[in-house]
The RNA shown here (transfer RNA) has 74 nucleotides and comes from a Candidatus Woesearchaeota archaeon. Rfam family: tRNA. By type it is a transfer RNA. RNAcentral holds the sequence, with entries from ENA. The coordinates come from a structure-prediction model, not an experiment, and the mean pLDDT is 84.
RNA sequence: GCCCCUUUAGCUUAGCCUGGUAGAGCCCGCGGCUGUUAACCGCGUGAUCGCAGGUUCAAAUCCUGCAGGGGGCG
Repeated sequence: GCCCCUUUAGCUUAGCCUGGUAGAGCCCGCGGCUGUUAACCGCGUGAUCGCAGGUUCAAAUCCUGCAGGGGGCG
């Protein structure tokens, strides 16, 4: 220098191909249960989807550039 994979909540991640309300588990908060704690059960908070543009009525999703991480070739 070139090529590929990857980036979504505090953490682990689904969704991207085929554009149409961003979802789950853990954690955390509240409540139930219990003599108390743990466990269990119920409810709830939390993500401008790495950044900047483009296309579109509408972008996590498609296109371009850049950045972080991993790998390959030279």